Record summary:
Predicted 3D model of a 187-nucleotide RNA (Lysine riboswitch aptamer) from Brevibacillus fulvus. Rfam family: Lysine riboswitch aptamer. Rfam describes the family as follows. Riboswitches are metabolite binding domains within certain messenger RNAs that serve as precision sensors for their corresponding targets. The prediction has a mean pLDDT of 78.
RNA sequence: GAGUGAGGUAGAGGCGCGAAAACCAUCAGUACCCCCUGGAGAUUGGGCAAUCGACGACAGGUGCGGGAAAGGGGAAUUCGCCGAAGUGCAUCAGCCGCCCAUGCUGCAUGCGCUGGGCCUGCGUUGAACAAGCGCAGGACUGUCAUCUGUGCCUGACCCAUGGCCCAGAUGGAGAGCUAUCUCACCA
Numbered sequence: 001g002a003g004u005g006a007g008g009u010a011g012a013g014g015c016g017c018g019a020a021a022a023c024c025a026u027c028a029g030u031a032c033c034c035c036c037u038g039g040a041g042a043u044u045g046g047g048c049a050a051u052c053g054a055c056g057a058c059a060g061g062u063g064c065g066g067g068a069a070a071g072g073g074g075a076a077u078u079c080g081c082c083g084a085a086g087u088g089c090a091u092c093a094g095c096c097g098c099c100c101a102u103g104c105u106g107c108a109u110g111c112g113c114u115g116g117g118c119c120u121g122c123g124u125u126g127a128a129c130a131a132g133c134g135c136a137g138g139a140c141u142g143u144c145a146u147c148u149g150u151g152c153c154u155g156a157c158c159c160a161u162g163g164c165c166c167a168g169a170u171g172g173a174g175a176g177c178u179a180u181c182u183c184a185c186c187a
Base pairs, nucleotide, nucleotide: 001186003185004184005183006182007181008180009179010178011177014082016081017080018079019078020077023074024073032066033065034063035061036060037059041052042051043050045100046099047098048097085114086113087112088111089110090109091108092106093105094104095103115141116140118138119137120136121135122134123133124132125131143172144171145170146169147168148167149166151164152163153162
């Protein structure tokens, strides 16, 4: 000193990602309570246990009677960030009285997929036409590589060479990219 490898630090993408309490709408005139009918069971899918039930369970109806909440959502705020985060499978731990199943939770573990947001279609969760998730497609956008082109710089001038901005084409993936520091290798 051009490189290669490993590790650290700081950054970029942009309707960028996620979390939190308050507020707002929705949930919904739903559940539930009251009234009427009715008359013995009911309590998530199964079992056990326990509880409620003739002081009326469950179910149905009715009403110018009363009437929620949680999850999910919204704009702003605050916080943490750029595999942010999401998701599939497996294991583990926990949650509901216990067991199994299912579901949910996880600053849990391992392996895998996705650069990002948007739109469309299908499926799924959901009260939902919201939103989330999965799959497929579409253009957009950021980044790197290769190639092409205009211009600029390097070059006394010109050429060569190399570099930079912009534009275009093709391709790749975040274990990436940019900057920078340390160590090691090489000369």